[in-house]
Formats: sequence, C1' cells, structure tokens
RNA sequence: GCGGUUAUGGUGUAACGGUAACACGCUGGAUUCAUGCUCCAGAGUAAAAGUUCGAAUCUUUUGUCCGCA
Repeated sequence: GCGGUUAUGGUGUAACGGUAACACGCUGGAUUCAUGCUCCAGAGUAAAAGUUCGAAUCUUUUGUCCGCA
C1' cells in the first nucleotide's frame, strides 16, 4: 500500500431501514435476627460525519484485529 473483519449499557453478546433485545452486574423493595438464595420493580447504552420522513443496519472517515505484498 491492497483486501477482509469489527466497533452496541459496567461486562459478554443479539437484532429485516420503522419502539435497541437477552444474560450477568448495579439500585430500590419484599423475604431473613442479619447475610446469602429467591421474588418484584427500576435506572443506565450505538466511534465521527453524511444520505434518508426515519439509520445499529446504507455510504465515507477513523480505530481494532486478520491476511497478502
């Protein structure tokens, strides 16, 4: 330099251009003498820019990883 892959809560992963889901974790409550287990509820998220009525999804850039030279 070229090609491919990937970027999503605190962590690990999903998701046909149309309400961003699941598990663990966190917070509050119930239970308990207390802690744990269990149950209920809740908060918290897209690398940057662009296209589009609307983007995790399309395009470009940037970064990570892999391969080739």
Predicted 3D model of a 69-nucleotide RNA (transfer RNA) from a Clostridia bacterium.
Its Rfam family is "tRNA". It is annotated as a transfer RNA. From the family's description: Transfer RNA (tRNA) molecules are approximately 80 nucleotides in length.
The coordinates come from a structure-prediction model, not an experiment, and the mean pLDDT is 82.